The RNA shown here (Bacterial small signal recognition particle RNA) has 100 nucleotides and comes from a Chloroflexota bacterium. Its mean pLDDT, the model's own confidence on a scale to 100, is 79. It matches the Rfam family "Bacterial small signal recognition particle RNA". About the family: The signal recognition particle (SRP) is a universally conserved ribonucleoprotein involved in the co-translational targeting of proteins to membranes. NCBI's taxonomy places the organism under Bacteria, Bacillati, Chloroflexota.

[in-house]
RNA sequence: AGCCUGGUCCUGCGCGACGAUGCCCGGUUAACCCCGUCAGGGCCGGAAGGCAGCAGCGGUACGCCGGUCACAUCGGGCGCCGUAGGAGCGCCGGGCUUGA
Numbered sequence: 001a002g003c004c005u006g007g008u009c010c011u012g013c014g015c016g017a018c019g020a021u022g023c024c025c026g027g028u029u030a031a032c033c034c035c036g037u038c039a040g041g042g043c044c045g046g047a048a049g050g051c052a053g054c055a056g057c058g059g060u061a062c063g064c065c066g067g068u069c070a071c072a073u074c075g076g077g078c079g080c081c082g083u084a085g086g087a088g089c090g091c092c093g094g095g096c097u098u099g100a
Base pairs, nucleotide, nucleotide: 001097002096003095004094005093006092007091008090009086010085011084012083013082014081015079016078018075019074020073021072022071024067025066026065027064028063034059035058036057037056042051043050044049
């Protein structure tokens, strides 16, 4: 000096982490328009008994709060990650050849 090649730059895809949501768990949660049981009282009946049913109690749903390994979905100026293509011969590195 020449040639080849890798990184740096851009884009796509993939992967991972992060965030949110969902699932899951716990708590809470219904005057009545959820369920069950229904004191008292009410109604029907000659009676036996029956009917509806407030409060109360128990349970559950929508919702709310908190938690969470894992799983699912979504998100992007996350990533010394992987892969393909592009850009560029500006910088850094490697290999080969030749000359001084």